Record summary
A computed fold for a 77-nucleotide RNA from an SAR324 cluster bacterium, annotated as transfer RNA. Lineage of the source: Bacteria > delta/epsilon subdivisions > Deltaproteobacteria > SAR324 cluster.
[in-house]
RNA sequence: GCGAAUGUAGCUCAGGUGGUUAGAGUGUCGGAUUGUGGCUCCGGAAGCCGCGGGUUCAAGUCCCGUCAUUCGCCCCA
Numbered sequence: 001g002c003g004a005a006u007g008u009a010g011c012u013c014a015g016g017u018g019g020u021u022a023g024a025g026u027g028u029c030g031g032a033u034u035g036u037g038g039c040u041c042c043g044g045a046a047g048c049c050g051c052g053g054g055u056u057c058a059a060g061u062c063c064c065g066u067c068a069u070u071c072g073c074c075c076c077a
Base pairs, nucleotide, nucleotide: 001073002072003071004070005069006068007067010026011025012024013023019057028044029043030042031041032040050066051065052064053063054062
């Protein structure tokens, strides 16, 4: 340099053929239980869906560009 995959909550991930509300586990915060802690139970917060633009009545989902990570290939050594 070329090609592909991935990017969604702090972390690990899910989100049929666009369809109106974005979710789970874990972590975190508060409470209950306990002499304290842990376990268990209840409740809450946490997201510009990598970024920018486009298509559409409507985009996490489709298209273009771009960035990051990973893998493969090519070149040099």